A computed fold for a 379-nucleotide RNA from Knoellia koreensis, annotated as Bacterial RNase P class A.

RNA sequence: UGAGUCGGUCAGGCGGUCGCGUCGGUGGGCAACCACCGCCGAGGAACGUCCGGGCUCCGAAGGGCACGGUGGUGGCCAACAGCCACCCGGGGUGACCCGCGGGACAGUGCCACAGAGAACAGACCGCCGUGCGACCUCGGUCGCGCGGCAAGGGUGAAACGGUGGUGUAAGAGACCACCAGCGGCCUGGGUGACCAGGUCGGCUAGGUAAACCCCACCCGGAGCAAGUCCAGACAGUGUGCGUUCGAGGGCGGCCCGCCCGAGCACACGGGUAGGACGCUGGAGGCAGCCGGCAACGGCUGUCGUAGAUGGAUGACCGUCGCCGCGUCACUGGUAACGGUGGCGCGGAACAGAACCCGGCGUAUCGACCGACUCAUCCA
Repeated sequence: UGAGUCGGUCAGGCGGUCGCGUCGGUGGGCAACCACCGCCGAGGAACGUCCGGGCUCCGAAGGGCACGGUGGUGGCCAACAGCCACCCGGGGUGACCCGCGGGACAGUGCCACAGAGAACAGACCGCCGUGCGACCUCGGUCGCGCGGCAAGGGUGAAACGGUGGUGUAAGAGACCACCAGCGGCCUGGGUGACCAGGUCGGCUAGGUAAACCCCACCCGGAGCAAGUCCAGACAGUGUGCGUUCGAGGGCGGCCCGCCCGAGCACACGGGUAGGACGCUGGAGGCAGCCGGCAACGGCUGUCGUAGAUGGAUGACCGUCGCCGCGUCACUGGUAACGGUGGCGCGGAACAGAACCCGGCGUAUCGACCGACUCAUCCA
C1' cells in the first nucleotide's frame, strides 16, 4: 500500500420563516373553544409477525393420550429455535466461517441408470479340476456337461477392508505380519461433550432419519380488537330439546375425574354502542468501579426523553459538515508512499410508533473506530 476476517458507533448539524400534536402556565369565554408563552415530540431496523416473555382473561388449569417444539457439552437470561465458551465433523493458505450435531444392532422404506450382483447380494468376461468328443509336431488347443472359486478384469457415486506373504488343483482373513475401521478392558487429562496412550479380540456388521420412525427433554388456552369501570338503550315471536332419569356450560382435540346448572340452541324481528382506564417509571437509559476468557452479573451515582385514536413531528430558505470525481497550489519522508488547503460539478438510502420488552430474519445512501490474517514494496 492492497485484499480480506471479526466486532462496535452514528443515521447530518446550526440558524430563520410559516405550519402541526400531547402536556403545563397566563388571559378571554356560560360552554364548545380561542390567543400567547414554554418543555418535549418516530427507528436501526419502527418492517416481517418467525420465536420468547411481561401483562390481562378463562372458577382450580387435576391425570392421561395425541398435537407441537428442541436435539453435542457447560454456562448466561424472565425466557427462547437467542447469546457466550468449548467439543466433534466439514470448508478456507490464514484471520475465521458453516452445522435440522441423539439412534441405522427396534421396525418399515429408498439407493435411478449401468451392472452377475446394491444387504448377509452375486457369476458377464474369467481361473482350476474332471468326463466325453474333435484337432494336433510330444507339450497342447477348441466345444459341450459336471464340480470348485469370487483373488483378476469390467459396471457403478458406492461392490461384504488395504498391502505383502503362507497355503491351494485354483483361490479366499483359511492362516500370518503390518495398517485402517469397529468393539471390550485399563491408565492419564477434563465439570462435561470428549482427548491422548496401552492392551485384547473377531476378521469387518454399506449409505440415507433435512425419509417414516425410535429415544431423551420441554409444553393449558386465547390475546390490547386482551381486559376493567362508568354512561346509554332494550321487544318480542316461532320451532326443537331440557328442568335432578340433567339440555347446556367450565374457550385448541379426545378420554377420565371434579364442579356449576334451569334454562339452552336455531330462525325472524326491535333498540343502544359514548367516555375514562389499560397507555408509558421499565427484566429502563447513561456514566464509573468490581467480578468473569466471554455472554453477562453486582455496586454507586445520575436522567425523566411521543402517547396519538380518521390517527401529530412537515414545507421553504441560508450556512456549515460528510461522500465521490476533476483541477490548482503548498508540503512530509532516505525510500516505499502520503498530508493540508482552494475552486468547480454531482450525491445523500431503507423507511413511519399504536401495550411494552428480549431476540431472529429481511431492506439499506454512506461515514468512522478497534483488533486480527494474507500478499507486495521500502528502510

Overview
Its Rfam family is "Bacterial RNase P class A". Rfam classes the family as a ribozyme.